[in-house]
RNA sequence: GGCCUCACCUCGGGGGGCCUUAGGGCUGAGAUGUGCGUGUUGUGCGGACCCGUUGAACCUGAACCGGUUAACACCGGCGGAGGGAAGGUCAGGACAGACAUC
Numbered sequence: 001g002g003c004c005u006c007a008c009c010u011c012g013g014g015g016g017g018c019c020u021u022a023g024g025g026c027u028g029a030g031a032u033g034u035g036c037g038u039g040u041u042g043u044g045c046g047g048a049c050c051c052g053u054u055g056a057a058c059c060u061g062a063a064c065c066g067g068u069u070a071a072c073a074c075c076g077g078c079g080g081a082g083g084g085a086a087g088g089u090c091a092g093g094a095c096a097g098a099c100a101u102c
Stems, first nucleotide, its partner, number of pairs: 001095001003093003007089004011052004017026003032046005058083003064077004
């Protein structure tokens, strides 16, 4: 000096569920609180959670295609397709280099 691992700090990205007798039930890490707007896939500020380039968090294609389900979910495809948010510090490790001494 770059690299690897762990941790921490700061910062950033993200989210239209389905059913319902409206009590609630189901899946999921997450289906949330509140202000404004008042007709709508709206928006501001928060909470929890997940994710940050080794990036399937999430978005687009997509009101997609096949299976399956009461529906969502789930499985397969599309598809490692196109996009997508990172800097710093401590410690440890191996490697490489420079200098000094023997």
The RNA shown here (TPP riboswitch aptamer (THI element)) has 102 nucleotides and comes from Sulfitobacter maritimus.
Model confidence (mean pLDDT): 78 of 100.
The model forms 96% of the base pairs in the Rfam consensus.
Its Rfam family is "TPP riboswitch aptamer (THI element)". Rfam links the family to the GO term thiamine pyrophosphate binding.